[in-house]
Molecule: Archaeal signal recognition particle RNA
Organism: Thermoproteota archaeon
RNA sequence: CGGUGGGGUAGGGCCGGGGGAGUAGCCGCCCCCUAGACCGGAAGGCUAAUGCCGGGGCCAGUAACCCCCGAGGGCGGUAGCGGGCGGGAGCUCCCUCCCCUCCCUUGGACCGAUGAUCCUUGGCACUGGCGGGCUGCCGGUGGGGCAUCCUCGUCCGGAGGGACGGGGUGAGCCCCUUUGCCACCGAAACGGGUCAGGCCCGGAAGGGAGCAGCCCUAAGGUGGACGGCCAGCGCUGCCAGCGAGCUGGGGUGAGUGUCCGAGGGAGGAAAUGAGGGGGCUCCCUAACCCGCUAUCCACCUCGGGGGAGCCCACCG
Numbered sequence: 001c002g003g004u005g006g007g008g009u010a011g012g013g014c015c016g017g018g019g020g021a022g023u024a025g026c027c028g029c030c031c032c033c034u035a036g037a038c039c040g041g042a043a044g045g046c047u048a049a050u051g052c053c054g055g056g057g058c059c060a061g062u063a064a065c066c067c068c069c070g071a072g073g074g075c076g077g078u079a080g081c082g083g084g085c086g087g088g089a090g091c092u093c094c095c096u097c098c099c100c101u102c103c104c105u106u107g108g109a110c111c112g113a114u115g116a117u118c119c120u121u122g123g124c125a126c127u128g129g130c131g132g133g134c135u136g137c138c139g140g141u142g143g144g145g146c147a148u149c150c151u152c153g154u155c156c157g158g159a160g161g162g163a164c165g166g167g168g169u170g171a172g173c174c175c176c177u178u179u180g181c182c183a184c185c186g187a188a189a190c191g192g193g194u195c196a197g198g199c200c201c202g203g204a205a206g207g208g209a210g211c212a213g214c215c216c217u218a219a220g221g222u223g224g225a226c227g228g229c230c231a232g233c234g235c236u237g238c239c240a241g242c243g244a245g246c247u248g249g250g251g252u253g254a255g256u257g258u259c260c261g262a263g264g265g266a267g268g269a270a271a272u273g274a275g276g277g278g279g280c281u282c283c284c285u286a287a288c289c290c291g292c293u294a295u296c297c298a299c300c301u302c303g304g305g306g307g308a309g310c311c312c313a314c315c316g
């Protein structure tokens, strides 16, 4: 130095891993995984050490053990996405019920020869149309000519004033037209006529402006007539229609009568309603289930690299 067998005294290795809270940090603490996972110090401990101290247990000299790296498998956790389950809204479809009609069966209470039912014909009612009546509401035409008055201009006259022409107004008169008229009340500081007294011009004759009063008119009011496809009606005529309400007449002559139900069948309506189911679209979705992706990871397997090392006996 090598080999074989043995040992557990010194020394070596092991008696879990991951995550979280906390900490200067490591334990103790909490959670998870897996189990073969020792006990105490610790409601506290320890100090540079990928835990410490004490006790207890196990393993081994190499195919084992410890450390590092890599690959594969893999329980579980976390996150995200998708789907399912679940919830809501909208649309749509189907079934049943509710509703209506008819038929069949059936229960009860009634009506009915003092007349069921059916047929027919009237009135009321109802609907539509054309009128009347009543009440109320609404309405007051348009135009031409002349006088009057206002205004502008020309001419004449000694003043007052006169003549002619243009424009406007037109309550008075006449005419036409209209439902747009009649009667009464009323009456204008800034509408018209007439205008006592007084005023102005003038020698006079005469002329002029004009207050009050009176007459008239506009406005306003009352009543009547008229007009109004303007409204309303404890009113009313005629025509047509309807036949679900009320009622009369005629015919027929016994229940296909009336009301409240039950069961079954056929059909209808589907506008609304009630219940149930299906489909599509959209939205939400804590928990749960499934899938995918990412990530952390107990544990298992394999590969590579590295590492500490004792004693006894025998053999070479």
Stems, first nucleotide, its partner, number of pairs: 001316007012059004016033005024047004038055004065307009076296009086284012099268012111255001118251007126241007133233004137228003142176005149168008181224005191216004199208003